[in-house]
Context: one part of a larger RNA
RNA sequence: UUGAGCGUAAAGCGUCUGUAGGUGGCUUUUUAAGUCCGCCAUCAAAUCCCAAGACUCAACCCUGGACAGGCGGUGGAAACUACCAAGCUAGAGUACGAUAGGGGCAGAGGGAAUUUUCGGUAGAGCGGUGAAAUGCGUAGAGAUCGAAAAGAACACCAAUGGCGAAAGCACUCUGCUGGGCCGACAUUGACACUGAGAGACUAAAGCUAGGGGAGCGAAUGGGAUUAGAUACCCUAGUAGUCCUAGUCGUAAACAAUGGAUACUAGGCGCUAUGCGUAUCGACUCGUGCAGUGCUGUAGCUAACUCAUUAAGUAUCCCGCCUGGGAGUAUGUUUCAUAAGAAUGAAACUG
Numbered sequence: 001u002u003g004a005g006c007g008u009a010a011a012g013c014g015u016c017u018g019u020a021g022g023u024g025g026c027u028u029u030u031u032a033a034g035u036c037c038g039c040c041a042u043c044a045a046a047u048c049c050c051a052a053g054a055c056u057c058a059a060c061c062c063u064g065g066a067c068a069g070g071c072g073g074u075g076g077a078a079a080c081u082a083c084c085a086a087g088c089u090a091g092a093g094u095a096c097g098a099u100a101g102g103g104g105c106a107g108a109g110g111g112a113a114u115u116u117u118c119g120g121u122a123g124a125g126c127g128g129u130g131a132a133a134u135g136c137g138u139a140g141a142g143a144u145c146g147a148a149a150a151g152a153a154c155a156c157c158a159a160u161g162g163c164g165a166a167a168g169c170a171c172u173c174u175g176c177u178g179g180g181c182c183g184a185c186a187u188u189g190a191c192a193c194u195g196a197g198a199g200a201c202u203a204a205a206g207c208u209a210g211g212g213g214a215g216c217g218a219a220u221g222g223g224a225u226u227a228g229a230u231a232c233c234c235u236a237g238u239a240g241u242c243c244u245a246g247u248c249g250u251a252a253a254c255a256a257u258g259g260a261u262a263c264u265a266g267g268c269g270c271u272a273u274g275c276g277u278a279u280c281g282a283c284u285c286g287u288g289c290a291g292u293g294c295u296g297u298a299g300c301u302a303a304c305u306c307a308u309u310a311a312g313u314a315u316c317c318c319g320c321c322u323g324g325g326a327g328u329a330u331g332u333u334u335c336a337u338a339a340g341a342a343u344g345a346a347a348c349u350g
């Protein structure tokens, strides 16, 4: 280990594509590698087991028999796996017709708000807090009206809603483009599932170069609070946040739940779409399929809960787990400009 697991106790890779490998629909045929049956040979002695014998008995000893799952040979069987050949259409794909969508990339346009600048009116406070102060203001602030500029984000619609592999995606329009669902009937004929390595994408923060910089705002200055206050509060404010081209490759990357297939009570919604019913038409009612939610039976669970979107019942493939030390040390390890990432022990303890 066989003979535990992975929602919350340790444990599902952040997500996908896909190589090797593993696994794999239905029917008929071939072969006989796996599989099954018979026979043969071999598997030293001692030991074990059985039956006799001999030391007075026993242990010990002695004689004989039996056993021997393995390996090899040979003759058969052909259900299953595999192989050969042929076929099928229920899996999977392609074509056709419709359809929903913040899916992606690029370009153009828009209004509200904010801040700043300029001009007018007006004239003493404004701002901020638990209370204040720093701060701004007679060099005219704040308030209000008009004009201009800039950058960033897109109120309402908006939802328990939609799309995407995930990260994620929302002002409006245009162009290019990926995927899905539904329908009917053609077509290919198992072309499938998973996937070690490998590759691609991957929020925020960070890094490199060049732009941009309204608001917000790590760091930092100042004011408060306090015993102190390297904080919470206030006033300022750099990097950053934004764009372009790269890089990094991590998150409580969460549904803390890997993917695929099949089966297993119901009830109530929402989204896309088809059919029937109804109607002048839009509604309505019933129903199919795909998605997305709530509730709940059987079952499962340590419990909470999950429950046709399973954590139920089964099969296949991958990943991972086994107290702490520790995701630490180490490696002239791999990657990275760096920050770091990936891989990853032991002593000791208990």
Stems, first nucleotide, its partner, number of pairs: 005320002007304002012318001014201004021194003025088004031082001033081002035077006042070001049065003053061001091191001092188003096183002099180001103177007110154001114150008125136002162169002206247006215241002220236004258317006266295006273288004299306001323349002331343001333342003